Model confidence (mean pLDDT): 83 of 100.
Predicted 3D model of a 458-nucleotide part of an RNA (small-subunit ribosomal RNA, 3' major domain) from an uncultured bacterium.
Its Rfam family is "Bacterial small subunit ribosomal RNA".
The RNAcentral record of the full RNA draws on SILVA.
[in-house]
Context: one part of a larger RNA
RNA sequence: UGACGGGUCCCCGCACAAGCAGCGGAGCGUGUGGUUUAAUUCGAUGCUACACGAAGAACCUUACCUGGGUUUGACAUAGAGGUAGUAGGGAAGCGAAAGCGGACCGACCCUUCGGGGAGCCUCUACAGGUGUUGCAUGGCUGUCGUCAGCUCGUGUCGUGAGAUGUUCGGUUAAGUCCGCUAACGAGCACAACCCUCGCUGUGUGUUACAAGUGUCACACGGUACUGCCGAUAUUAAGUCGGAGGAAGGUGGGGAUGACGUCAAGUCAGCAUGACCUUUAUAUCCAGGGCUACACACACGCUACAAUGGCCAGUACAAUGGGUUGCCAAGCCGCGAGGCGGAGCCAAUCCUAAAAAGCUGGCCUCAGUUCAGAUUGCAGUCUGCAACUCGACUGCAUGAAGUUGGAGUCGCUAGUAACCGUGGAUCAGCAAAGCCGCGGUGAAUACGUUCUCGGGCCU
Numbered sequence: 001u002g003a004c005g006g007g008u009c010c011c012c013g014c015a016c017a018a019g020c021a022g023c024g025g026a027g028c029g030u031g032u033g034g035u036u037u038a039a040u041u042c043g044a045u046g047c048u049a050c051a052c053g054a055a056g057a058a059c060c061u062u063a064c065c066u067g068g069g070u071u072u073g074a075c076a077u078a079g080a081g082g083u084a085g086u087a088g089g090g091a092a093g094c095g096a097a098a099g100c101g102g103a104c105c106g107a108c109c110c111u112u113c114g115g116g117g118a119g120c121c122u123c124u125a126c127a128g129g130u131g132u133u134g135c136a137u138g139g140c141u142g143u144c145g146u147c148a149g150c151u152c153g154u155g156u157c158g159u160g161a162g163a164u165g166u167u168c169g170g171u172u173a174a175g176u177c178c179g180c181u182a183a184c185g186a187g188c189a190c191a192a193c194c195c196u197c198g199c200u201g202u203g204u205g206u207u208a209c210a211a212g213u214g215u216c217a218c219a220c221g222g223u224a225c226u227g228c229c230g231a232u233a234u235u236a237a238g239u240c241g242g243a244g245g246a247a248g249g250u251g252g253g254g255a256u257g258a259c260g261u262c263a264a265g266u267c268a269g270c271a272u273g274a275c276c277u278u279u280a281u282a283u284c285c286a287g288g289g290c291u292a293c294a295c296a297c298a299c300g301c302u303a304c305a306a307u308g309g310c311c312a313g314u315a316c317a318a319u320g321g322g323u324u325g326c327c328a329a330g331c332c333g334c335g336a337g338g339c340g341g342a343g344c345c346a347a348u349c350c351u352a353a354a355a356a357g358c359u360g361g362c363c364u365c366a367g368u369u370c371a372g373a374u375u376g377c378a379g380u381c382u383g384c385a386a387c388u389c390g391a392c393u394g395c396a397u398g399a400a401g402u403u404g405g406a407g408u409c410g411c412u413a414g415u416a417a418c419c420g421u422g423g424a425u426c427a428g429c430a431a432a433g434c435c436g437c438g439g440u441g442a443a444u445a446c447g448u449u450c451u452c453g454g455g456c457c458u
Stems, first nucleotide, its partner, number of pairs: 007458001010455004015448002019411002022408002026302008034293002042053002064288007073126001077125007088105002093100002108117003128277002131275003137271002139266003142262001144260001149188006155164003168179003194254004199222007209212001225248001228242005304404001308363007320351003325344002330339003370401001375396007417440007
C1' cells in the first nucleotide's frame, strides 16, 4: 500500500423480510456422473459445468469402434521427366461399398505450326492430422458487475515505500452534483449522444381502410428541462408536495461492460509457436456406436382434478415465414393424410384453427368421464433406407400419481402466474429445448435486526 476479520460507522441489491407461483415425491423428455461396451468420439465441472458447444446424431454429420481398401494421397503449390486416341464418359467381371479392372465412344484453348496451356502418369519437395500443450499464444467469451469505481499531470507533504487529490459535511441510481478543502486540473468508466415503445405535427398513400382521410403504414420533426408554484435546505446541490400534461423527476425496455480478478474457458469455430505422426495419429468406404442401464444428480414437461374434465355453439391477437416454397376452395378418409389445383416472389395470396374466454349441457369427489406412462394391432408421411434408432394417426390397453422430508429457486407491474402462437436449425424429427410474439392479469414490500453479495471510511 493492499487483502482479510465470527472488528466498528454508513449505504445498496428480489439479499432477507412481506407475498405469489414453483423445484425437491410420481411418470416422461433432455443433459451429466457412474457403470457397461469393440466403441459407447471430444470438450465444459462451486457460484461462473450439467435443454452447455449441439439453431436438429437413422446414412451423411462423425471426430469413436470393427472390417475392407489407397499411399504425392480426398485438398494446394513448385520443379524435373514422360505421355497423344489425351481430357472426359465408361460396358463385362470381382466386391457390402470404396476400390480394382478396362471392351468401347471420344473433345478443348493459344499458335510463329516448332510448340505451349490445361490434363494424365512417374519422381522429388511436400500435402494431411478434430494428434499434444488454453500453464507458450492471438482472437473471442464467462464472472465479480452496469458494481461505481480505476488512474494520470503538475504542485505540496514524507529520508523512503507512499500520501494528498479520490478524505470530510450534505446529496444522488452514480467519484451525480454542491459546499468545504494543499491542492489545482485531466483521462477511462457514470450520464448524455444510438435503437425501440408511449403522445403529437407535417408530408406521402399501394396492396391497408368505412373510399376520401378518421384508422393504418412509412419518413422527417416536436415534446420533459426539476421548466412553473409552494414547502424545506448552507437559501447550495437537492428533497417533498402540487399544477398542467399522453408521459414527471433516469418515463418503460434494449444496445453499451472502466482499471483489473480467476495461469477462469476455448489449440474441436478460426488463427498460431513448439512437439509428435508420415504404408499412418493421413484418407476413402460398409456396418455399428454417439440412443447402452442395478444407480445418483441437474434442467424441464405433464399431472395428481370440480377455479376441473368432456361435448356442442360462439368471440377477440401479435411477431414471423413462404418459389427445390407457402399451399386455398372442392372431393376422399374416423384420423394422420391423400387427390386436386386457384392464388402468391406477397400490407394483395397462403400458413391460419388463436387458446385461455363467453353461452348451454353432462359428470358429483371416485384412482373417477382425473391422469396419461406402458404395451398390442392396424396405418400415414419424410427419406436410397425408419431393425438397431424417426415423427404422427386410429382402435384397444390404462401404470405411478390424492400437492411431495430436510432443503431450495424465480419474481416488485403490464411484472409473476396462466393461455395460446411464430421463427431459426431442418428431407424428416427426438422441440416438452432456445429465441421471439401477443391474450388474461394479480399479491406484497412494516422494515434493514439477521442470511448472501457488493461499495465507502476507519